[in-house]
């Protein structure tokens, strides 16, 4: 130089074009003498920019950026 994969809360992952969901982490209340466990609530998430589309995490285009492959 050229290919392929992937990019969704703080972290790990879903979500076959129709309200972006779950588990962990935080926070708040409930239980507890306190904590912890457990019970219940609550805030944070589509890499950027176009383009198709009544509708885009999903399709297409470029770019960015991570991992492996050729040279």
């Nucleotide at each position: 130089g050229g290919g392929g994969u992937c990019g969704u809360g703080a972290g790990g992952u879903a979500a076959u074009g129709g309200u972006a969901a779950c588990c962990u982490a935080g926070u708040c209340g409930g239980c507890u003498c306190c904590a912890g466990a457990c019970c219940g609530g609550c805030a944070u998430c589509u890499c950027u920019g176009g383009g198709u589309u009544c509708g885009a995490c999903u399709c297409c285009c470029a770019g960015c950026g991570a991992c492996c492959c050729c040279a």

This is a predicted structure of a 71-nucleotide RNA (transfer RNA) from a Candidatus Aenigmatarchaeota archaeon. Rfam family: tRNA. It is annotated as a transfer RNA. Rfam links the family to the GO term triplet codon-amino acid adaptor activity. The source organism's lineage runs through Archaea, Nanobdellati and Candidatus Aenigmatarchaeota. The RNAcentral record of the sequence draws on ENA.